The RNA shown here (Glycine riboswitch aptamer) has 88 nucleotides and comes from uncultured Roseococcus sp. Its mean pLDDT, the model's own confidence on a scale to 100, is 79. Of the family's consensus pairs, 90% are formed in the model. The organism belongs to Roseococcus, within Bacteria. The sequence is in RNAcentral, with records from MGnify.

RNA sequence: GCGCGGGAGAGAAUCCGGCCCUGGCGACAGGGACGGGUCGCCGAAGGCGCAACCGGUCCCCGGAAACGCUCAGGCAGAAGGGCCGCGC
Numbered sequence: 001g002c003g004c005g006g007g008a009g010a011g012a013a014u015c016c017g018g019c020c021c022u023g024g025c026g027a028c029a030g031g032g033a034c035g036g037g038u039c040g041c042c043g044a045a046g047g048c049g050c051a052a053c054c055g056g057u058c059c060c061c062g063g064a065a066a067c068g069c070u071c072a073g074g075c076a077g078a079a080g081g082g083c084c085g086c087g088c
Stems, first nucleotide, its partner, number of pairs: 001088006011039001013038005019032005040075003046071001047069003053063004
């Protein structure tokens, strides 16, 4: 690095829009996902840090976390997923 298995956290938030499905004579009701806006939140893809810590030719330089920031990403499910186990 590849394959398999396991794998957390946080609103199925709210408003608007049309679409789909079901019931209905109809008005309407229920459900589903999608697009845009608003606020709240998470930290385990990635990214960044003026950052613990480590190293060096040492007052400078390099590396860099599970720390910090949340740009991205995420907050039903799916996907992803630091890390762990097994195999090659």